Transfer RNA from Tieghemiomyces parasiticus, 73 nucleotides, folded computationally. RNAcentral holds the sequence, with entries from ENA and Rfam. It matches the Rfam family "tRNA". About the family: Transfer RNA (tRNA) molecules are approximately 80 nucleotides in length.
RNA sequence: GCCGGUAUGGCUAAGUGGUUAAGGCGUCUGUCUUGUAAACAGAAGAUCGGUGGUUCAAAUCCGCCUUCCGGCA
Numbered sequence: 001g002c003c004g005g006u007a008u009g010g011c012u013a014a015g016u017g018g019u020u021a022a023g024g025c026g027u028c029u030g031u032c033u034u035g036u037a038a039a040c041a042g043a044a045g046a047u048c049g050g051u052g053g054u055u056c057a058a059a060u061c062c063g064c065c066u067u068c069c070g071g072c073a
Base pairs, nucleotide, nucleotide: 001072002071003070004069005068007066010025011024012023018056027043028042029041030040031039049065050064051063052062053061
């Protein structure tokens, strides 16, 4: 340099065009306990790497840029 993949809450991870973006761990609150843990109940937290485009509608499709991973030279 060329090609392919990847990017979604603190971590992990689903969602491949349609309403309020799942789940797990963690965090916080409550119940229980002498107290802690466990268990149970509840809550907060992501406009989806950035930017532009397509569309009535984009996390999802397309272009460019960036991060990381792999392949070729």